[in-house]
Context: one part of a larger RNA
């Protein structure tokens, strides 16, 4: 350069935001180096392909064409592309009303529960197991009242429900802010679509200062089990679980299924909006848009199963794989306090 392909067989980047690139709606119109068409000069010679010819044939030798698919230079067409300019409103973005929603950030607030302290009634047990036993308890426990601490998480409602671009997000309140959709209408007029680099965001564990510590609880002691139990169990119990700030940057980061865009029977459930019918409302019923699910026609798949939320037809741009092992490892490089983390061969081997 180029094939086939990426749900599960080897491949979708964790998400997102965009520089450059690539690709890009209707229409008039000018141009033109892309692109096409003629003419012209170059594309030496041999060789390779065609018609002869000369060594008895061949191989080799030789004449003639073809061809050398390329390139310059003029001239000529504009349907497609490119450049200039003009218009447009179907893409896309604004306005103005409108209702949902655990979307984010910060503050405050609550209540129920767990341990802990302080008191108050009581007397022998209490816990925990398959079953004990360590534990804890006459220095008065457990149980049971009343009062303070503290810390972490928010029962019901909760839904196969919502929201976010992933990661994620659920007691109430308040303050600041993000996107999503709807219904009709103003304006912009192609501003759009991907998206190498790049930059930001990313769960839990980890790591720095520092605070916090009720609960649970790696490690670590102790008890049982047990040949043995560096384990499953049971009593402790440290990092850590939480908070601020500042790293890390990984995941089965999964729909293992990259974006936008149009196009292809239905049927049901369900959030959210708007009409319409009906007697205001509520219930029902019907159209419609936007999200979430389920069943299922084509079609498509190795088969499972996908199926208007495609794994279905198509159109444009990212990524990515290329047999198993060695290895996501070593080597160097960039990040990173460190733990490593990205890029990532090779020998050998089957």
């Nucleotide at each position: 350069c180029u094939g086939g392909g990426c749900g599960u067989a080897a491949a979708g980047g964790g998400c997102g935001c965009g520089c450059a690139g690539g690709c890009g709606g209707u229409u008039c119109u000018g141009u033109u180096u892309g692109u096409c068409g003629a003419g012209u000069g170059u594309g030496a010679a041999a060789g390779c392909c065609c018609c002869g010819g000369g060594c008895u044939c061949a191989a080799c030798c030789u004449g003639g064409g073809a061809a050398c698919u390329g390139c310059g230079c003029u001239c000529g067409a504009a349907a497609c592309g490119g450049c200039g300019g003009g218009a447009c409103u179907a893409g896309a973005g604004u306005u103005c009303g409108g209702g949902a929603g655990a979307g984010g950030u910060c503050g405050g607030u609550g209540g129920a529960a767990u341990u802990c302290c302080c008191g108050g009634u009581g007397u022998a047990g209490u816990g925990g197991u398959g079953a004990a036993a360590u534990g804890c308890g006459u220095a008065g426990a457990g149980a049971u009242c009343g009062g303070g601490a503290g810390g972490a998480a928010c029962a019901c409602c909760a839904g196969u429900g919502g929201c976010g671009a992933a990661a994620g997000c659920g007691g109430c309140c308040g303050a600041c802010u993000g996107g999503a959709c709807c219904u009709g209408u103003c304006c912009u007029g192609a501003c759009g679509c991907u998206g190498a680099g790049g930059c930001g965001c990313g769960a839990a564990a980890g790591c720095g200062u520092g605070g916090g510590g009720a609960g649970c609880g790696a490690a670590c002691c102790g008890g049982a089990u047990u040949a043995g139990a560096u384990a499953c169990c049971c009593g402790g119990g440290u990092a850590g679980u939480c908070c601020a700030c500042g790293c890390c940057g990984u995941a089965a980061a999964c729909g293992a299924u990259g974006g936008u865009c149009a196009c292809u029977a239905g049927g049901u459930g369900u959030g959210g909006g708007g009409g319409g019918u009906a007697u205001c409302g509520a219930c029902c019923c019907c159209c419609u848009c936007c999200g979430c699910g389920c069943c299922g026609u084509c079609g498509c798949u190795a088969a499972c199963g996908c199926a208007u939320u495609a794994a279905g037809u198509g159109a444009c741009c990212c990524g990515c794989c290329u047999g198993g092992g060695g290895a996501g490892u070593a080597c160097g490089g960039c990040c990173g306090c460190a733990a490593g983390g990205c890029u990532a061969a090779a020998a050998c081997u089957c």